[in-house]
Context: one part of a larger RNA
RNA sequence: GGAUGAACGCUGGCGGCGUGCCUAAUACAUGCAAGUCGAACGCUUCACUUCGGUGAAGAGUGGCGAACGGGUGAGUAAUACAUAAGUAACCUGGCAUCUACAGGGGGAUAACUGAUGGAAACGUCAGCUAAGACCGCAUAGGUGUAGAGAUCGCAUGAACUCUAUAUGAAAAGUGCUACGGGACUGGUAGAUGAUGGACUUAUGGCGCAUUAGCUUGUUGGUAGGGUAACGGCCUACCAAGGCGACGAUGCGUAGCCGACCUGAGAGGGUGACCGGCCACACUGGGACUGAGACACGGCCCAGACUCCUACGGGAGGCAGCAGUAGGGAAUCUUCGGCAAUGGGCGAAAGCCUGACCGAGCAACGCCGCGUGAAUGAUGAAGGCCUUCGGGUUGUAAAAUUCUGUUAUAAGGGAAGAACGACUUUAGUAGGAAAUGGCUAGAGUGUGACGGUACCUUAUGAGAAAGCCACGGCUAACUACGUGCCAGCAGCCGCGGUAAUACGUAGGUGGCGAGCGUUAUCC
Repeated sequence: GGAUGAACGCUGGCGGCGUGCCUAAUACAUGCAAGUCGAACGCUUCACUUCGGUGAAGAGUGGCGAACGGGUGAGUAAUACAUAAGUAACCUGGCAUCUACAGGGGGAUAACUGAUGGAAACGUCAGCUAAGACCGCAUAGGUGUAGAGAUCGCAUGAACUCUAUAUGAAAAGUGCUACGGGACUGGUAGAUGAUGGACUUAUGGCGCAUUAGCUUGUUGGUAGGGUAACGGCCUACCAAGGCGACGAUGCGUAGCCGACCUGAGAGGGUGACCGGCCACACUGGGACUGAGACACGGCCCAGACUCCUACGGGAGGCAGCAGUAGGGAAUCUUCGGCAAUGGGCGAAAGCCUGACCGAGCAACGCCGCGUGAAUGAUGAAGGCCUUCGGGUUGUAAAAUUCUGUUAUAAGGGAAGAACGACUUUAGUAGGAAAUGGCUAGAGUGUGACGGUACCUUAUGAGAAAGCCACGGCUAACUACGUGCCAGCAGCCGCGGUAAUACGUAGGUGGCGAGCGUUAUCC
C1' cells in the first nucleotide's frame, strides 16, 4: 500500500447493487416451511333440483410426491475432495423413441354401524362395503439351467441364433357417438437412449520423528453366503503373510474444490457470499417402505433434557423462515406475494411452495450524487499572532445576479406478462361422422413489489460536514497553560519554567459521508 462476513470511538444527507451469529453442532415459547389427485374407490353431510340428477365440503382406502428444494460444517487426513481413466463387475422412478399385449376369475379390508377399555395419547371385539388396493389362472419376444451352431475381443470373457425345461404381467378412467367405433390420459412386458447414481484405479493438496515400529479378518488362497455389482464385505478351512525413513502407526488440526485476497511473477494466505461434491440433522444404534433413504419437519430401541398426567402412562426435537433466551467485541423483520422463475400433484382449471421474487433494519461494503454557482476589497467586523508598523483567517463572509441536482408538494405513470385458460377464425393428418390432436391469427383476462421507478409543473439556497493529524519517518506552526507532574507514543523518543512532541486556542495539511483505532492476511 492492498484486503475484510469485521468490531470500537467521533460524526452522519440521498440513491443503486450486494452483504449481514466468524462465538454455544447451546436450549428453544409461537406461527408458518409438503402436499396433491373426485378424470382410481366406496361413504357421510349440506345446497339446488325439471326428482332424472348437479354442485360443494369432510374423514378414509388408493396413486404420485415427501430421497428434491432449504440449513449447518460437528465429524472426517481418507469409505472425503480435485483431476484423469476403467466397469467384459453394476443399478436407474418419472422422461424420449420403438415393439408386443391387456383374456378370464377370486377372497378381503378401512371408512361406516354396534359394543367396549383409557384422564389422555390411542385402542379392542363383532358386523357391512368399493376400487387402478390384494391374490391365483391363461398367454410371453424377459430371466435361470442344459445342449448345439457360428462371430468377436482386452485376461476373467462379450454378443447372436436355435432346441429343451423351469419361472415371471397387466387396470382402468373421462369426453364424443349414427352404438359399429373412435379420441385422450393411464396399465404390463421388452429393447434403446437420456438423466441420476454405485464401485475400482492412478496422481495431488496440513503439522509433529521430543510419534519408529504397526497389523490377526490382519495379507493371500479355496468353498459358500450376501449385494444392483466386484471384493475379507461376511463365514468355515488352509498358508503366514501385509504396511513402514519414498515416513507406516500414533497424536494434533481441518469439511474439499471452482474460486477469493495479495503479489510484476513465482509464491504466500483464505475457503464468508455464489457454484460443484461430501458429511450431519438432540446423542448413539437399527432396520422398514421405496426406483432411490438406512430418511432434518418418517418408524423402532437406548440415553440426556423439556413438557402433560387422573401416576397407570404419554408427547417433543428450528444446523428450514422469522423470532426468544444465553454466549459474545459483534451480525436483521415473529413482513408481503405466489405476479415472475423453478418444484410437487392433477387431463385441466387449480392447489401447495419461509425455494424464490420483493419489501423492512444496519454507512457493513462497493459505486454514484449532493451539501450550491458566478461576481464581489473599505482587504468590513470578530478571532489569533505581532517587532504595535502590521500580518493572517480571506473572495472567505456580507452584498448582487443566478441555478434547481437532491428535497418538499401536486399531477401523470411503467417495463418486468409470456404461456396456460376462456371466446373465436383459418388450415391440417387420421376417422363414415362426432369428440379429440396439431399449426397459425384475433380478442378477453392475470403484478406482491407499487401509485414504486420514471416524467412534468411549482416552491425555495432554503433542509444536508465531519474526522484525523501537524518533532523525524510523513504533507502540515504559532501562542498560552503545565513543569519528569498531568500526559503522549507505531519506532526513535517528548515532558525537570521559554515544549512546533502533553492540554487548549488560532492557523495549516490529509481524506471526506465518512474519518481514525484495533484485529487478521499478503
Small-subunit ribosomal RNA, 5' domain from an uncultured bacterium, 522 nucleotides, folded computationally. Rfam family: Bacterial small subunit ribosomal RNA.